Overview: This is a predicted complex of two RNAs, RNase P RNA and transfer RNA, with 449 nucleotides together. It holds a member of the Rfam family "Bacterial RNase P class A". Rfam links the family to the GO terms tRNA processing, dimeric ribonuclease P complex and ribonuclease P activity. By type it is a ribozyme.
């Protein structure tokens, strides 16, 4: 200086001017009542507060709510390497394995194919146990071709995949038949909490697909803030229809066993309202510090409050100023810097909250480490 | 805002449990007829919304996006 590789951060800024939405405070008004305050609610002034790193897709989880409470089985869903962290979790994090890069570093749906089914199109003899060419042998026949039996998986030939593999010995030709190394696989003996990893000993060998059914093993009740709860209007408190007591019905896939179960309770059609207020933003919250832990977190201290719309607020417009393009000039180290015009400033926008995942993204900044070149 | 479901040829719909995507209708030629239309024959159209990944092999099976419908006080 180049290239790449982790890791974090920002994602315009000031300034005027005209809107918008909550809160708080004060003034005025209306409601209400015999009067007044309050509360409510209209309008005005001031102070002060107003979107994200993804608010976003809802992919997972979990808080809060509601189904009256509980608990047991079975389906049906999920997850899958081994330890931890979390409220939980398909998420983190630390380790093992496997692969991929010279390297930093990165990625992985990574249990079980001797529990049992099913699959494996075309080719090919043969897709999981079977001989088509070939080689041997031994017969018909003395000897070549043939033919029969019979051994053979080392060649050939199909295919995505074909009998552990290279390399000697052996044999009628061949084969783990044997042996050396390497793969596997069982066993014993140390290390690890384990996942597994070392080293020894063995007999030689076992196709793939579980993101195919399925086997283990572990979690797991269903709906969702339009959940729900109160007021106000509002109407015929409508119609038909099951149950009568160990009932009928009650958790929303089934089954059971508890318990509710007359202020009668369910189910089906129909018809009315289409307003408000609470849920609602203090919360597994941020920020700093210690302290324990390899980390993810976790305790502890001290501080802070940091949006709440109900058709939905958080914008606009001009000024300078940054940033990035473009086009003249003009300098010269030739790709850099300077002047002056212009054009732009991504992706996207809270609606009950959270804690992750994934996906969108103009432009920019800092830090760590590899590899390569240069110069001192 | 919440919950569901489905993308295959120009429409409309098949595709058993993964093995070379097919049918009506339209299109287009050709016979048939004086001409059409009906009928015959034959054709001609498809990256199975898109990117990945499991597999020997995805229209099917799994992850991610993208459009389009339905429902709910």
């Nucleotide at each position: 200086c180049a290239a790449g590789u982790a890791a974090g951060c920002c994602g315009g800024g000031u300034g005027g001017c005209c809107g918008c939405c909550g809160u708080u405070u004060c003034a005025g008004g209306g409601c209400c009542c015999a009067a007044u305050a309050a509360a409510c609610u209209c309008u005005g002034a001031a102070a002060g507060g107003g979107a994200g790193g993804a608010a976003a897709g809802u992919c997972c989880g979990g808080g809060c709510u509601c189904c009256a409470u509980c608990g047991g089985g079975c389906a049906a869903g999920g997850u899958g390497c081994u330890g931890g962290g979390u409220a939980a979790c398909a998420c983190c994090c630390a380790g093992g394995a496997g692969g991929g890069g010279c390297a930093a570093c990165c990625c992985u749906a990574c249990g079980g194919a001797c529990a049992g089914u099913g699959c494996c199109a075309c080719a090919g003899a043969a897709a999981c146990a079977u001989a088509c060419c070939g080689c041997c042998a031994u017969g018909g026949c003395u000897a070549c071709c043939c033919c029969a039996u019979g051994g053979u998986a080392a060649g050939g030939g199909u295919g995505a995949a074909a009998a552990g593999g290279u390399g000697a010995g052996g044999c009628a030709a061949g084969a783990g038949c044997u042996c050396a190394c390497c793969a596997g696989c069982g066993g014993c003996u140390g290390a690890g909490c384990g996942a597994u990893c070392a080293g020894c000993c063995g007999g030689c060998u076992a196709g793939g697909c579980a993101a195919a059914c399925c086997c283990c093993a572990c979690c797991c009740g269903g709906a969702g803030c339009a959940a729900g709860a109160c007021c106000a209007a509002a109407u015929a408190g409508g119609a038909g229809g099951a149950c009568u007591a160990u009932a009928a019905g009650g958790a929303u896939g089934c089954c059971c066993g508890a318990c509710c179960g007359a202020u009668g309770u369910c189910c089906u059609c129909g018809g009315g309202u289409u307003g408000g207020u609470c849920g609602c933003u203090c919360g597994a919250c941020c920020c700093u510090a210690g302290c324990g832990g390899u980390a993810a977190c976790u305790c502890u201290a001290g501080g802070g409050c940091u949006a709440g719309a109900u058709a939905g607020a958080u914008g606009g417009c001009c000024a300078c100023c940054a940033g990035u393009c473009c086009g003249c000039c003009c300098g010269c180290u030739u790709g850099c810097g300077g002047u002056c015009g212009g054009a732009u400033u991504a992706c996207a926008g809270a609606a009950c909250c959270c804690g992750g995942c994934u996906u969108a993204c103009a432009g920019g900044c800092u830090u760590g480490c590899u590899u390569g070149g240069u110069c001192u | 805002g919440g919950g569901c479901c489905g993308c295959u040829a120009g429409c409309u719909c098949a595709a058993c449990a993964g093995g070379u995507a097919g049918a009506g209708c339209a299109g287009c030629u050709g016979a048939c007829u004086c001409u059409u239309a009906a009928u015959c024959a034959g054709c001609c159209g498809g990256u199975u919304c898109u990117g990945g990944g499991u597999u020997c092999g995805a229209g099917u099976c799994c992850c991610a996006g993208g459009c389009g419908g339905c429902u709910c006080a």